Model confidence (mean pLDDT): 80 of 100. This is a predicted structure of a 74-nucleotide RNA (transfer RNA) from Bdellovibrionales bacterium RIFOXYA1_FULL_36_14. Its Rfam family is "tRNA". Gene Ontology term of the family: triplet codon-amino acid adaptor activity. It was read from a public genome assembly.
RNA sequence: GGUGCCAUAGCGCAGUUGGAUAGCGCAACUGACUUCUAAUCAGUAGGUCUCUGGUUCGAGUCCAGAUGGCACCG
Numbered sequence: 001g002g003u004g005c006c007a008u009a010g011c012g013c014a015g016u017u018g019g020a021u022a023g024c025g026c027a028a029c030u031g032a033c034u035u036c037u038a039a040u041c042a043g044u045a046g047g048u049c050u051c052u053g054g055u056u057c058g059a060g061u062c063c064a065g066a067u068g069g070c071a072c073c074g
Base pairs, nucleotide, nucleotide: 001073002072003071004070005069006068007067010026011025012024013023019057028044029043030042031041032040050066051065052064053063054062
């Protein structure tokens, strides 16, 4: 330098053929329970879906480019 794959919450991930308010687990926080802690139960908060543009009535999803990571080729 070329090709392919990946980028969604603090961490690990799902998200179907483009459509309802973007979700799950863990972690965090609050409450209940407990003498206290842990465990358990109930709840709360947390997101520029990497960035820029395009297509569309509508984009996490499709298209182009950029950035970063991984693999392969040279």